[in-house]
Molecule: SAM riboswitch aptamer (S box leader)
Organism: bacterium
RNA sequence: AUUUUAUGAAGAAGGGUGGAGAGAUCGGGCUCUGUGAAACCCUGGCAACCGCACGAAAGUGAAAGGUGCCAAUUCCCGCCAAAAAAU
Numbered sequence: 001a002u003u004u005u006a007u008g009a010a011g012a013a014g015g016g017u018g019g020a021g022a023g024a025u026c027g028g029g030c031u032c033u034g035u036g037a038a039a040c041c042c043u044g045g046c047a048a049c050c051g052c053a054c055g056a057a058a059g060u061g062a063a064a065g066g067u068g069c070c071a072a073u074u075c076c077c078g079c080c081a082a083a084a085a086a087u
Stems, first nucleotide, its partner, number of pairs: 013043005021032003026078004044070003049066002052061003
C1' cells in the first nucleotide's frame, strides 16, 4: 500500500511519585480533573491477538510468557447516501 473477513451495547483495582491537564492527530461538542489530570513506578485485574496444550483439520481448553487494556457505546459528531425538520 492492496484485498478479504469479523467485531465495534462486554470486561477490569489499589498505593507511591508528580502538580495541571486529560479523554490516541485536527475541529466542534460533552465529560473527567487540587475530593489531584497527564506521565512514571509497584502490586492487582480484564481479555484471549501471538504463544502453550490437545486435534488430521475445523476447532476446543487453560492462562507460563509477550503485546493490549482497566470513566463515559472507540464518550459523540465532523466522510458518503437517504429521510424529516428548521431557516